Source information
A computed fold for a 506-nucleotide part of an RNA from an uncultured bacterium, annotated as small-subunit ribosomal RNA, 5' domain.
Context: one part of a larger RNA
RNA sequence: GAACGAACGCUGGCGGCGCGCUUAACACAUGCAAGUCGAGCGCUCAGGGGCAACUCUGGGAGCGGCGAACGGGUGCGUAACACGUGGGUAAUCUGCCCUGGAGUCCGGGAUAACCGGCCGAAAGGUUGGCUAAUACCGGGUAAGCCCACGCUCUCUUCGGGGAGUGAGGGAAAAGGCCGCAAGGUCGCUUCAGGAUGAGCCCGCGGCCCAUCAGCUCGUUGGCGGGGUAACGGCCCACCAAGGCGAAGACGGGUAGCUGGUCUGAGAGGACGACCAGCCACACUGGAACUGAGACACGGUCCAGACUCCUACGGGAGGCAGCAGUGGGGAAUCUUGCGCAAUGGGCGAAAGCCUGACGCAGCGACGCCGCGUGUGCGAUGAAGGCCUUCGGGUCGUAAAGCACUGUCGCGAGGGACAAAACCGAAAGGGUGAUGGUACCUCGAGAGGAAGCACCGGCUAACUCUGUACCAGCAGCCGCGGUAAUACAGAGGGUGCGAGCGUUGUUC
Numbered sequence: 001g002a003a004c005g006a007a008c009g010c011u012g013g014c015g016g017c018g019c020g021c022u023u024a025a026c027a028c029a030u031g032c033a034a035g036u037c038g039a040g041c042g043c044u045c046a047g048g049g050g051c052a053a054c055u056c057u058g059g060g061a062g063c064g065g066c067g068a069a070c071g072g073g074u075g076c077g078u079a080a081c082a083c084g085u086g087g088g089u090a091a092u093c094u095g096c097c098c099u100g101g102a103g104u105c106c107g108g109g110a111u112a113a114c115c116g117g118c119c120g121a122a123a124g125g126u127u128g129g130c131u132a133a134u135a136c137c138g139g140g141u142a143a144g145c146c147c148a149c150g151c152u153c154u155c156u157u158c159g160g161g162g163a164g165u166g167a168g169g170g171a172a173a174a175g176g177c178c179g180c181a182a183g184g185u186c187g188c189u190u191c192a193g194g195a196u197g198a199g200c201c202c203g204c205g206g207c208c209c210a211u212c213a214g215c216u217c218g219u220u221g222g223c224g225g226g227g228u229a230a231c232g233g234c235c236c237a238c239c240a241a242g243g244c245g246a247a248g249a250c251g252g253g254u255a256g257c258u259g260g261u262c263u264g265a266g267a268g269g270a271c272g273a274c275c276a277g278c279c280a281c282a283c284u285g286g287a288a289c290u291g292a293g294a295c296a297c298g299g300u301c302c303a304g305a306c307u308c309c310u311a312c313g314g315g316a317g318g319c320a321g322c323a324g325u326g327g328g329g330a331a332u333c334u335u336g337c338g339c340a341a342u343g344g345g346c347g348a349a350a351g352c353c354u355g356a357c358g359c360a361g362c363g364a365c366g367c368c369g370c371g372u373g374u375g376c377g378a379u380g381a382a383g384g385c386c387u388u389c390g391g392g393u394c395g396u397a398a399a400g401c402a403c404u405g406u407c408g409c410g411a412g413g414g415a416c417a418a419a420a421c422c423g424a425a426a427g428g429g430u431g432a433u434g435g436u437a438c439c440u441c442g443a444g445a446g447g448a449a450g451c452a453c454c455g456g457c458u459a460a461c462u463c464u465g466u467a468c469c470a471g472c473a474g475c476c477g478c479g480g481u482a483a484u485a486c487a488g489a490g491g492g493u494g495c496g497a498g499c500g501u502u503g504u505u506c
Base pairs, nucleotide, nucleotide: 001506002505003504004503006502007501008500009499010498013370014369015368016367017366018365019363020362021328026326027325028324030323031322032321035066036065037064040063041062043060044059045058046057047056048055049054073281074280075279083205084204085203086202087201088200089199092198093197097194098193099192100191101190102189103188104187105139106138107137108136114129115128116127117126118125119124145170146169147168149166150165151164152163153162154161155160175186176185177184178183207253208252209251214244215243216242219241220240221239222238224236225235226234256278257277258276259275260271261270262269263268283304284303285302286301287300306317307316308315309314334360336359337358338357342356343354344353345352346351373403374402375401376400383394384393385392386391407447409442410441411440412439413438417433421428422427450495451494452493453492454491455476456475457474461490462489463488464487465486471478472477
């Protein structure tokens, strides 16, 4: 000098765009943050119409489907194939989506809701009975698929892979809506391909300590098996005795990694907040279930600590989601508005849900822009300060005169962001932000300047007070009676809605 997620002191007019618990991964009151589908299914309640059969509309829990593995948070752990980069998978999986092929036949038994009984303070549970399905089960069919076997061709890392073919064995499915129908549409099953996402393996790369020098028994390899979507000592039995290490094993400390950020002429050094990619975690530890996908933040089970309820028998909970509270701290925000936009889940759709997101609020925390007026104005007023008492200086500064109208204030108008969507069409129609931005008009210099410094480094000097006192100080050093270095004043210098100080990095 530059930089900062800063803090502190003094000061503070406006706007735009950003950023805002770096500490206790400390504990959390309250509300909200993941639902949706009646065009899968049975039931039920309310309202309207109808004499009635019935029909229309709205609601409720339940069965069933999809989602809840995304999105959002945090950085504890992790020195590791966690990350980055380049490869491999002939060792693999992939719901929804796209393309193409083949199919969607015949049956069956339950169960929740509901009704009745019982237990419990509650959370909740138990028993008997009824019922539906795109829930569950059996049979049939099988282009292709799977399994074992034979033959031919081909590739190969020599383990095996691919293609064709023969006969044998095995596994499918669900219906809904519109329509008089034909049919249409949304689904369902199976196969192949694609796309997307993911698992696993390998080369190389990136911290400190050798005052850590030896480490290792599932350890290293083999054979056989189990397990997985899949290779593998991943796991197990048996066999062998190996494997790693000064090119730093093992141990200890520290740490999420990266794109990047800051600095620097560069080389390099330091860092990894916001944004983006990957990873890890969800009170602490452990485990599996469901599922295409989890070993699952707002799921389950067990153990533990803590908090709460209790009729003392037993139960409930997990903000490192958004806001908010206490605590810790030098220090970090509203218990706001809206789904209008973008994106996501569900749905045929209308639509519903969405603290993702879009906005608003608070904070000079940062960057950027603007304003606090402009011109004229010398008896150089008054006053302050200095003075060699002549004067000098603040100083065109003020007053005064003439103007301007940014910001702010008042009044009127008032958005873009909107495309969807509904409808055969004509057409209808949606904005949280926001009565905001912006535009026009009006009044009016009116409401808007401070902070640090002035001994040298370093730009800016005098007076008074004080007298090694009180004090200053980044270094050198000032202060013991004329202090440009302390304190005040006048003046000056620098920056300016900021200016200084402290901390940290280069």
Its Rfam family is "Bacterial small subunit ribosomal RNA". Rfam links the family to the GO terms ribosome and structural constituent of ribosome. The prediction has a mean pLDDT of 89. The RNAcentral record of the full RNA draws on ENA, Greengenes and SILVA.